[in-house]
Predicted 3D model of a 75-nucleotide RNA (c-di-GMP-I riboswitch aptamer) from Rubrobacter marinus. Of the family's consensus pairs, 100% are formed in the model.
């Protein structure tokens, strides 16, 4: 330097709930709150799951695979 890997040290990101707003709806978005979480950054490609104006269209990356970028260096 690069990959694996996670001691540490700097910070990070938010789960439930809750208030407002937006959607039929799952569910998003902002606040507050902190289960957690080494990618709990980002991508709907594939499985699942949920949702609806159901030949379809949606959502969910904090379901599970896969792809991209990354902070920091001890064994």
């Nucleotide at each position: 330097c690069a990959c694996a890997c996670g001691a540490a040290a700097g910070g990070g990101c938010a789960a439930a709930c809750u208030c407002g707003c937006c959607g039929c709806g799952a569910g998003g978005c902002g606040g507050g709150g902190a289960c957690g979480c080494a990618a709990a950054g980002c991508c709907a490609c594939g499985g699942g799951c949920c949702u609806c104006c159901a030949g379809g269209a949606g959502g969910u990356a904090g379901c599970c695979g896969g792809g991209c970028c990354g902070c920091c260096g001890a064994a």
Taxonomically the source falls in Rubrobacter (Bacteria, Actinomycetota, Rubrobacterales, Rubrobacteraceae). The prediction has a mean pLDDT of 92. It was read from a public genome assembly, where an Rfam model found it.